[in-house]
This is a predicted structure of a 68-nucleotide RNA (Fluoride riboswitch aptamer (crcB RNA motif)) from Anaerosolibacter carboniphilus. Lineage of the source: Bacteria > Bacillati > Clostridia > Thermotaleaceae > Anaerosolibacter. The coordinates come from a structure-prediction model, not an experiment, and the mean pLDDT is 75.

C1' cells in the first nucleotide's frame, strides 16, 4: 500500500451549531429549492421567489418594526 474477514455503525434530508425525534441510504447510494421565460423536446440559458429546522426548542450570524 493493497486484498480478506470480524467488530463498531456512519453518511444524508437546498446556508452554521447543539438536543430530542423522524424519513431515506449502505458508498454502485441517500442529498444537491421552487417558479417563470426563450428553446420542438433533452440540455442550456437568464430572471424572480422562500428558507439558517426533515420536524420541535435553543444558540449564533442576517433582516423588519417598536422602545431605551
Nucleotide at each position: 500500500a493493497g486484498a480478506a474477514u470480524g467488530a463498531u455503525a456512519g453518511g444524508u434530508g437546498a446556508u452554521g451549531g447543539a438536543g430530542c425525534u423522524c424519513g431515506c441510504c449502505u458508498u454502485u447510494a441517500a442529498c444537491c429549492a421552487u417558479u417563470g421565460c426563450a428553446u420542438g423536446a433533452a440540455g442550456u440559458g437568464c430572471a424572480a421567489u422562500u428558507a439558517a429546522u426533515g420536524g420541535c426548542u435553543c444558540c449564533u450570524a442576517c433582516u423588519u418594526c417598536g422602545g431605551c